[in-house]
RNA sequence: GUACGAUAAGAGCAAACCUGCCUGAAAAGCUGGGACGCAAAACUAUAGGGGCUAAAGUACAUCUAAGCCAGCCAGUUGCCGAA
Numbered sequence: 001g002u003a004c005g006a007u008a009a010g011a012g013c014a015a016a017c018c019u020g021c022c023u024g025a026a027a028a029g030c031u032g033g034g035a036c037g038c039a040a041a042a043c044u045a046u047a048g049g050g051g052c053u054a055a056a057g058u059a060c061a062u063c064u065a066a067g068c069c070a071g072c073c074a075g076u077u078g079c080c081g082a083a
Stems, first nucleotide, its partner, number of pairs: 004081002012038002017033002020030001022029002036071001042076003048073002050069003056064002
């Protein structure tokens, strides 16, 4: 250095669910709780795959992303150091 990942050390994130004189058509996101988990659960979404939604469009729909998802895979960067 690469690979690997512990009943190690120090930090960090936060699923479901609840919350709302928050945004949105929705998916989803955000606020405050919460604690299933995570060594990348950090960053990246028209320009890798995959998935969700369909306001709008229309042939009126079982279709379409220009809207989303990084805690699905992927890419980039990266803390620690037992075996």